[in-house]
Order: sequence, then structure tokens, then C1' cells
RNA sequence: GUUUCCAUAGUGUAGUGGGUAUCACGUUUGCCUAACACGCGAAAGAUCCCUGGUUCAAGACCAGGAGGAAACA
Repeated sequence: GUUUCCAUAGUGUAGUGGGUAUCACGUUUGCCUAACACGCGAAAGAUCCCUGGUUCAAGACCAGGAGGAAACA
């Protein structure tokens, strides 16, 4: 230099054809216990890397940017 891929709650992830973002662990809290742990229930937590575009509607499609990985040279 060329090509391909990745990015989504604190962490790891699902979301392939555009329609209010999923699950697990963790956190907080209620029950349980003398107390803790386990177990059962509930809640909070992501403007989906950034900026534009298309669209009634974008995590997804398009363009440009910054970052990471791989292959080739």
C1' cells in the first nucleotide's frame, strides 16, 4: 500500500429480510436465614465508536472519519 473482518448496559453476547434492543453474569432491592451463602421474585443500567445521508421509521442500508484484528505485498 491492497483486501477482508470487528465494535451493542460494568463484562460477555443475540438482533442476517429496516418497525418501541435479547439473554447470561455482575449491581441494587424484597422474601428466606440468628447472620451469611444458596434459592425464589423485582428493579436500575446501552442516544448500539463518531459525523452526515436515505427512509414515515436505521443497531441494521449508503458515504466519510477515528480505533482494533487478520491475510497478501
Transfer RNA from Phaethon lepturus, 73 nucleotides, folded computationally. The sequence is in RNAcentral, with records from Rfam. The organism belongs to Phaethon, within Eukaryota. Its Rfam family is "tRNA". By type it is a transfer RNA. Rfam links the family to the GO term triplet codon-amino acid adaptor activity. Its mean pLDDT, the model's own confidence on a scale to 100, is 82.